The part of an RNA shown here (small-subunit ribosomal RNA, 3' major domain) has 477 nucleotides and comes from an uncultured prokaryote. RNAcentral holds the full RNA, with entries from ENA. Its mean pLDDT, the model's own confidence on a scale to 100, is 84.
[in-house]
Context: one part of a larger RNA
């Protein structure tokens, strides 16, 4: 100097407290240990690993077993020689692939040969998701969006280093202001961005309909308009400006006014110096090793899905603020040409036939749901709860046994709110509700978004947890 202290001062965090919901009990779903396994591939391991890499394992993916093939090679470049190239057909086989048969006669040319693309062969080389993340780049976790982290001159000290950044306020903040041997200056904070909340201008279709007309069972449907609401481009606006008080006449802090909004208006992107030899050699990309008829490369199948059991994240519930029937309102965001697909007609359903329209502010997916208005259950393992299972179906997609989702029909388990513990959340949030995209032939309780319905409580900082700045003790570095 630093680290630590069941020292010691300030101070902050949904850190405790005051609240509302949940986890830990059940079914189930996923992910992990473990056991199994011919294989259950690999990696991730307190927080910060475990609905994580994986935004989407039937085959493919696929890195793993098992068989069965291939050895200049699936794939790049270089040399030789041939020939278009691709293709079709036969046997054989699980494919691969081997074997045979057959069809064809590229482009440019200066006629010498190039160029492309097959095939043979020869080495040079190729290929490794094989090791090392403790050889590394780059990326990212994470202390933490915590207020820190330093450096030039200069000044003190013999050094190491201090001072500056320490002290008085005061802030979300090393934010400001004061005072000091410091003066100053960097990276960080803050503000510059994108959103949203309020206005004004332009702009008017595909959007919109207030006024005229016309028209229908109904509809902005028409003709017209561009007010309004929207759409998406510029401005406006919020600074502690303004008034009172409080402070040291400062910084500020506190009520106030207007105002759509008030003190960082809400949310985002941003992520200092540095820790954890954190994390990734399996995204790339790269040193070293290793492997080379194989630890490369085709190919069928099978596993990645196993199951006595043990944790973690969620889903559905155990009901009456509920179930179920019937009607009826009101959303945002979003994809759609190998695509979203209306009106109709078949199916109890999933679905199908069919094909308007639509490259989309225009048509489609698209029913929003919860809510409201009735009707029926009447506290019951029920008309509550859906696991299992048995039958029969639809869809994708060479193909749903291993092993997809959905549909209907019977069935009809556990489960009556969970013990020690333990999460999450201060406001348009918790909670609750449905909607939508990515990935994707098909597959979602998972992610990532949406908007619609909306509370509760916070006396306070003694105690846990985490971090800051001072100060002090040390047998620590």
């Nucleotide at each position: 100097u630093g680290a630590c202290g069941g020292g010691g001062g300030c101070c902050c965090g949904c850190a405790c407290a005051a609240g509302c919901g949940g986890u830990g009990g059940a079914g189930c779903a996923u992910g992990u240990g473990g056991u199994u396994u011919a294989a259950u591939u690999c990696g991730a391991c307190g927080c910060a690993a475990c609905g994580c890499g994986a935004a989407g394992a039937a085959c493919c993916u696929u890195a793993c077993c098992a068989a069965g093939g291939c050895u200049u090679g699936a794939c790049a470049u270089c040399c030789u020689u041939u020939g278009a190239c691709c293709g079709c057909c036969a046997u054989g086989g699980a494919a691969a692939c081997a074997u045979g048969g057959u069809u064809u006669u590229c482009c440019c040319u200066u006629c010498g040969g190039g160029g492309a693309c097959a095939a043979a062969g020869u080495g040079a080389c190729a290929g490794g998701u094989g090791c090392u993340g403790c050889a590394u780049g780059g990326c990212u976790g994470u202390c933490g969006u915590c207020a820190g982290c330093u450096c030039g001159u200069g000044u003190c000290g013999u050094g190491a280093g201090a001072u500056g950044u320490u002290g008085g306020g005061u802030u979300a903040a090393g934010u400001c202001c004061c005072g000091c041997a410091a003066c100053g200056a960097g990276c960080g904070c803050a503000a510059c961005c994108c959103u949203u909340g309020c206005c004004c201008u332009c702009u008017g279709u595909u959007g919109c309909c207030a006024u005229c007309a016309g028209g229908u069972u109904a509809a902005g449907c028409u003709g017209g308009g561009c007010a309004c609401u929207c759409u998406g481009a510029g401005g406006g606006g919020a600074c502690u400006g303004c008034c009172g008080g409080u402070g040291a006449u400062a910084a500020a802090c506190u009520g106030g006014a207007g105002g759509a909004a008030g003190g960082u208006g809400g949310g985002g992107a941003u992520g200092a110096c540095g820790u954890c030899a954190a994390g990734u050699c399996c995204u790339c990309a790269u040193g070293g090793c290793c492997u080379u008829u194989a630890u490369g490369c085709c190919u069928u199948g099978g596993g990645c899905u196993a199951c006595a059991c043990a944790c973690g994240u969620g889903c559905u519930a155990c009901a009456a603020u509920g179930g179920u029937c019937g009607g009826u309102a009101c959303a945002a965001a979003g994809g759609g040409c190998u695509g979203c697909a209306a009106g109709a007609c078949c199916g109890c359903g999933a679905g199908g036939u069919g094909g308007a329209g639509c490259c989309a502010a225009u048509c489609c997916c698209a029913a929003a749901a919860a809510g409201c208005c009735g009707g029926c259950c009447u506290c019951a393992g029920u008309u509550c709860g859906g696991a299992u299972u048995g039958g029969a179906g639809u869809c994708u997609g060479c193909a749903a046994c291993u092993c997809g989702a959905c549909u209907c029909c019977a069935u009809g388990a556990a489960g009556u709110u969970g013990g020690a513990a333990u999460c999450g959340c201060u406001a348009g949030u918790a909670a609750u509700c449905g909607c939508g995209g990515a990935u994707c032939a098909g597959c979602a309780u998972g992610c990532c978004g949406c908007g619609g319905u909306g509370a509760a409580u916070a006396c306070g900082u003694u105690c846990c947890c985490g971090g800051g700045c001072c100060u002090u003790g040390u047998a620590c570095a």